[in-house]
RNA sequence: CCCUCGAAACGGCAAACCGCGUGAGAGCGUGGGACGCAAAGCCAUGGGUCCGAAACGCAUUUGACGAUGCGACCGGAUCGCCAGGCCACCGAA
Numbered sequence: 001c002c003c004u005c006g007a008a009a010c011g012g013c014a015a016a017c018c019g020c021g022u023g024a025g026a027g028c029g030u031g032g033g034a035c036g037c038a039a040a041g042c043c044a045u046g047g048g049u050c051c052g053a054a055a056c057g058c059a060u061u062u063g064a065c066g067a068u069g070c071g072a073c074c075g076g077a078u079c080g081c082c083a084g085g086c087c088a089c090c091g092a093a
Base pairs, nucleotide, nucleotide: 005091006090012037013036017032018031019030020029021028022027035080041086042085043084045083046082047081048078049077050076051075052074056071057070058069059068060067061066
């Protein structure tokens, strides 16, 4: 110095919930708040899960408009779901 690992120390992040804002929604931002986290730092690349305003197809209902449900395409969300990639504080066994 590097890899693995995670005792100790300095610190760090911030779940649920609440307030405000934002989005059609999943969700996100922010303030409070701590369930936890050695990558709970970053990346949506693979998988999983979630959302569906608009358009399309099918079905139900209607006199019709419309409404409801399902589906695929497509788009979006989640890195604190898993995998992978990148960066990184400290240094005992």